[in-house]
RNA sequence: AGAGUUUGAUCCUGGCUCAGAACGAACGCUGGCGGCAUGGCUAAGGCAUGCAAGUCGAACGAGAAAUCCAGCUUGCUGGAGAUUAAAGUGGCGAACGGGUGAGUAAUGCGUAGAUAACCUACCCUCGAGAAGGGCACAACCUCGGGAAACUGGGGCUAAUUCUCUAUGAAAUCACGUUAACGCAUGUUUCUGUGAUGAAAAGGUGGGGACCUUUCGGGGCCUGCCGCUUGAGGAGGGAUCUACGUCCUAUUAGCUUGUUGGUGAGGUAACGGCUCACCAAGGCGAUGAUGGGUAGGGGGUCUGAGAGGAUGACCCCCCACAUUGGGACUGAGACACUGCCCAGACUCCUACGGGAGGCUGCAGCAACGAAUCUUGCGCAAUGAGCGAAAGCUUGACGCAGCAAUGCCGCGUGGAGGAUGAAGGCCCUCGGGUUGUAAACUCCUGUCAGAGAUCAAGAAUGAUUGGGUAUUAAUACCACCCAUGAUUGACCAAUCUCAGAGGAAGUCAUGGCUAACUCUGUGCCAGCAGCCGCGGUAAUACAGAGAUGGCAAGCGUUGUUCGGAAUCACUGGGCAUAAAGAGCACGUAGGCGGCUUAGUAAAUCAGUAGUGAAAUCCCUUGGCUUAACCGAGGAACUGCUUCUGAAAAUGCUAGGCUUGAGGAUAGGAGGGGAGAGUGGAAUUUCUGGUGGAGCGGUGAAAUGCGUAGAUACCAGGAGGAACACCGGUGGCGAAGGCGACUCUCUGGACUAUAUCUGACGCUGAGGUGCGAAAGCUAGGGUAGCAAACGGGAUUAGAUACCCCGGUAGUCCUAGCCGUAAACGAUGGGCACUAUGUAGGGGGGCCUCCGAUGGUUUCCCUGCCGAAGCAAAUGUAUUAAGUGCCCCGCCUGGGGAGUACGGCCGCAAGGCUAAAACUCAAAGGAAUUGACGGGGGCUCACACAAGCGGUGGAGGAUGUGCUUUAAUUCGAAGCAACGCGAAGAACCUUAUCCUGGGCUUGACAUGCAUGGAUUAGUCUCGUGAAAGCGAGGCGACUCCUUCGGGCGGAACAUGCACAGGUGUUGCAUGGCUGUCGUCAGCUCGUGUCGUGAGAUGUUAGGUUAAGUCCUGUAACGAGCGCAACCCUUAUCCUUAGUUGCCAGCGGUUCGGCCGGGGACUCUAAGGAGACUGCUACGUUUAACGUGGAGGAAGGUGGGGAUGACGUCAAGUCAUCAUGGCCCUUAUGCCCAGGGCUAGACACGUCCUACAAUGGCCGGCACAAAGAGAUGCAAGACCGCGAGGUGGAGCAAAUCUCAUAAAGCCGGUCCCAGUUCGGAUUGCAGGCUGAAACUCGCCUGCAUGAAGCCGGAAUCGCUAGUAAUCGCGGAUCAGCGUGCCGCGGUGAAUAUGUUCCUGAGCCUUGUACACACCGCCCGUCAAGCCACGAAAGUUGGGAGUACCCGAAGUCGUUGAUCGCUGCACUAGUAGUGGAUGGCGCCGACGGUAAGACCGAUGAUUGGGACUAAGUCGUAACAAGGUAACC
Repeated sequence: AGAGUUUGAUCCUGGCUCAGAACGAACGCUGGCGGCAUGGCUAAGGCAUGCAAGUCGAACGAGAAAUCCAGCUUGCUGGAGAUUAAAGUGGCGAACGGGUGAGUAAUGCGUAGAUAACCUACCCUCGAGAAGGGCACAACCUCGGGAAACUGGGGCUAAUUCUCUAUGAAAUCACGUUAACGCAUGUUUCUGUGAUGAAAAGGUGGGGACCUUUCGGGGCCUGCCGCUUGAGGAGGGAUCUACGUCCUAUUAGCUUGUUGGUGAGGUAACGGCUCACCAAGGCGAUGAUGGGUAGGGGGUCUGAGAGGAUGACCCCCCACAUUGGGACUGAGACACUGCCCAGACUCCUACGGGAGGCUGCAGCAACGAAUCUUGCGCAAUGAGCGAAAGCUUGACGCAGCAAUGCCGCGUGGAGGAUGAAGGCCCUCGGGUUGUAAACUCCUGUCAGAGAUCAAGAAUGAUUGGGUAUUAAUACCACCCAUGAUUGACCAAUCUCAGAGGAAGUCAUGGCUAACUCUGUGCCAGCAGCCGCGGUAAUACAGAGAUGGCAAGCGUUGUUCGGAAUCACUGGGCAUAAAGAGCACGUAGGCGGCUUAGUAAAUCAGUAGUGAAAUCCCUUGGCUUAACCGAGGAACUGCUUCUGAAAAUGCUAGGCUUGAGGAUAGGAGGGGAGAGUGGAAUUUCUGGUGGAGCGGUGAAAUGCGUAGAUACCAGGAGGAACACCGGUGGCGAAGGCGACUCUCUGGACUAUAUCUGACGCUGAGGUGCGAAAGCUAGGGUAGCAAACGGGAUUAGAUACCCCGGUAGUCCUAGCCGUAAACGAUGGGCACUAUGUAGGGGGGCCUCCGAUGGUUUCCCUGCCGAAGCAAAUGUAUUAAGUGCCCCGCCUGGGGAGUACGGCCGCAAGGCUAAAACUCAAAGGAAUUGACGGGGGCUCACACAAGCGGUGGAGGAUGUGCUUUAAUUCGAAGCAACGCGAAGAACCUUAUCCUGGGCUUGACAUGCAUGGAUUAGUCUCGUGAAAGCGAGGCGACUCCUUCGGGCGGAACAUGCACAGGUGUUGCAUGGCUGUCGUCAGCUCGUGUCGUGAGAUGUUAGGUUAAGUCCUGUAACGAGCGCAACCCUUAUCCUUAGUUGCCAGCGGUUCGGCCGGGGACUCUAAGGAGACUGCUACGUUUAACGUGGAGGAAGGUGGGGAUGACGUCAAGUCAUCAUGGCCCUUAUGCCCAGGGCUAGACACGUCCUACAAUGGCCGGCACAAAGAGAUGCAAGACCGCGAGGUGGAGCAAAUCUCAUAAAGCCGGUCCCAGUUCGGAUUGCAGGCUGAAACUCGCCUGCAUGAAGCCGGAAUCGCUAGUAAUCGCGGAUCAGCGUGCCGCGGUGAAUAUGUUCCUGAGCCUUGUACACACCGCCCGUCAAGCCACGAAAGUUGGGAGUACCCGAAGUCGUUGAUCGCUGCACUAGUAGUGGAUGGCGCCGACGGUAAGACCGAUGAUUGGGACUAAGUCGUAACAAGGUAACC
């Protein structure tokens, strides 16, 4: 610090996801040791049991027992125990310590202040004092009640208990007095008089004289502790103020003790804190009130920081203690282990009544993903009490449990290559695990065994000395020395033995470090995102290997980060989400130049505070670290005081440039009202006229002989205003268009005359606001939703046509929305030009109407810089800045639901969530596509010729059939295709049947032995095969006995074999677009980039062929050419070919001869737009011409760019994987591939006279030939046969070419056309023609008389037509491949059909239009809304009831005191009683709010292959959209 993910690719916007750190965690697997921390986050739900607050005998009265000792009357007494235990009175403590976070959004917390409005036990300092009396109540004794808890009556008694009196400070009040201050009330201080008026308690130690005594002691003196009172301090508490402190406006108004005053009460104290009266205030958009959530802070986590999240452990504050209420005691509580009342719950009960409160420490069940021991000790630190010893203390110190976290250590170290074995992989060579192991030599941490021994211990009994106090040497206190005694827990060290007891977990497709095999086969499964898995999965599962971390490792959850993805630091709004439809204007925000003052804010310094801990730095202590200690820094904050004065603010004064006013002008569809006009449509009347009109792609509905349309004349009525008219004008926007008048708004120019900042923006608010729509009343010519009819169509509730009502128009009112758009808020300032238009002004001109120049305002176009993702924008900014407002934060759900406001309604404004997806989107790029455009080409169409489709047959295919009809090929580009030839063979997992199993074929190993090769025979059999028998070699060595073992055979093992599967695992080959003209690269340039340029443009060509132009310049694969063939000529050569001339002749180039010619086959020539005229741009090139055998690539062939179709082929061949192995291999016989209701493709022959038949005559080319072609001759009607000259071929043979020409015949018919079919007889090939060959002869003589829709080929030696040959092949073709003969017609052209190329355009397509995609319906599932209702919750209002208790009042058969003393009277106190106010729980009523549920219902999201259509994307086939 970034990365993955939208696309074919790109840039951007934008969301989702990941890598990091952290945790009071949990879960899975695993687990050696130690240190330090941490450990019920859920049910503030409920709790068994034990413990958690006592202490003081030096405040007081009373006071056991066990046990021991002694005595003797041996069952009694005395003593010790005993300053005892247990309990009581009294004092102090129990308000601390410990727990929890329910409540609380401020009665809280934090920071800074205030108290001139307050309290304070114990502690410290200082002053004063402590006198004299009295009455009770517990304990105890006794009598009772009760199950218990507990309790009643009577009697005795003490105190530091209670109480009376005395003294009397302070305080308060009144009248005065002195001085100093402040902050408003006021505060502090000096001092006098008077009035009011509250105290006390003792305990203990010691003691010389004196006094006293009941002889114990006491007084007295003295020490210590305690007591009363006053002042001060410290620490603690209380109250008040300012600021800060979560979300929500779908909560906008709240408040009656409410706000203030006067007086009173109350409190420690101020105060509506409470009450009476008076006034009507107080709070709120700077968010009151309401709702939701929440203890706050120091801090913690994260982050570069700013921030964000959080508030476990530790510290501070607050609140709470089963729920609610209440007070008492006390210095302090409205009190966690106190009290009273009410409620719920639990327990006991004798049913009458009682008891309880773990949110203390342990622990229990419950809840939950989840959180420990019913431990030890007061040794330390602290707390309470005590004079002290000491006692108590689940505070605390320790231990236990838990890998919960952090930190440390270990599981060994060194050497060791046959690179062992085993595992895994393999190209079979090897590689890897891996120095890893084994093995050798060492070491000894931790754990184990044994032994030794620290620190935490300071106090403190005792004794001695000293100091102080004192009358004192006593006592007490303090200091020094001495030092009996005190450890819950636990470290460290030494010795011993032995590598021994100690490694897992997650990952390995990318992000992200780490790869192979096997299994599985869209299954099982994985997954954080993208995504893997459908037979070769580095993504699932296992294994091996590797990577990461390590006593842990992963997963899950949560927080921050990355996320600049809420943007203060630090974002945006033309098109991605986002500018309100427009304006006016309130609050608010911001604000021109200048002078002076001030100091709110600002800046600087000072002082205080910002607790400690934490973080950071430096150090120190535990062996180190974690951890702990010390010091420092920091705590960015708040406050005090002092200072500064530039800019902001405030106050005062001035200025004119912002803004406004005045005067003078001209422009304008600006607005409102009234009036007027012409053209046109329609309609009415009249006339002319006579059959149609109208409408469409074509029609029909419609109108018309009752006279339409058309034409003429006249009338009526309504609406809209042609031309001018213009990216021209005006208006804030919506919008405004005939003409005239009236009223009226704004802008502009000129003058520089006035005011003097009066300004800009604008949350709420108010007004205006197209069309449609609504209400009421008019109006209605045309147009025209709805509706009717006609067409179209599969349908057509549409598009087209004929009609037609609301509406459109006017008046009055409502609605308040639009793609209300420049998709661009308003204002001000600044920042290159050029050009055009509109409205004004100034200057010049030698011009009389324009021009030139300049200035202001407005409206457009192009364009530099800049900006921007790009498109683009660019003085009319989307540039550079400032001010103000509005709005946005992934897509869908949704601008929807609910709520509220507005509206007559329609609806509008405001505006979510659940759920769901990993995208949605913008701009641009390359393709592809378009029922887009332009240019061009092609037998593409047109013009022609001939066919196919109809018939019969051949052949291939489908389908069907069959035991089997083997397999493949499937639009063009499968179908006379693989197959250049299925009777057997071929031939195949085609069928039936019979056989073989190392095999029909290859290689190797082992064993055997002569079994062997070859050959003969027999049995069985359809053959293959099986079985039996005979003969019987060969190579090498040899000692001639034999041996080795090569070839071969048998057996066994490795293996062979497979036309089995996958052409979607492949190579190779092929088809197709297409012989179309395209496809690319290097360098450069342009662009952020994908890419572009080049290759586009203008011409031209068959051609990306060439030329010109040009940010391109070159190059490659294609085109062309080079190659073959054909057309002309020349040279050379002259046999087997030829024969002009010469000779011969059997008349046959036959012979001699010849090379002239033809021809053959080698080499050359020739054609290049070379020449010429014209056209074009000068060029390329084109048109015409000459010459030429040939003229513009002369004809034909071979040659097929980058690529497309997962095109075809695993059955040519090769080949990975998979599969079979007595069979899916191999052999054999027979059958099948030849079937046949039918359908299609390709052909043949025909339908006839341009013909058939008969006779005669003529002219080719190219081939083939030895298992061959075969002549002449003979036989046969013929197929053919006999026979065999010649020929391995320019020699011989196949071999007669046929159409044609001449002559004859047929005479338009199912024929002398046509030949299918069938019968008979033959021929040939071949072991073999039945299934199933070809041919011949005779006989038979089918359909068919030119072929529907549709469709194919062909542009010249072509089509058409005629025959000839060859390959394969024993034989077999109408097929295929070649050859020549005869030999046409047509093309004006590119509108249309098909296909193709280039450029351009649109695109929501990229699997690329066979694309994408919308909505209803049907099915499943999910969440949500509505709903008659039902049900629950918290809060509030009103009323009823009214516990406990405080307060008020009353004042007792009550207490006390005085006087009286017989009754009584006066005072004081005030309960357990009565009454009253308040008052919890509870009850009643009506609402509001928030949930849960609800028959049914509504839309929404999602779900490989459902239905119906085809709305959108191309002009999407009616442009789309609001």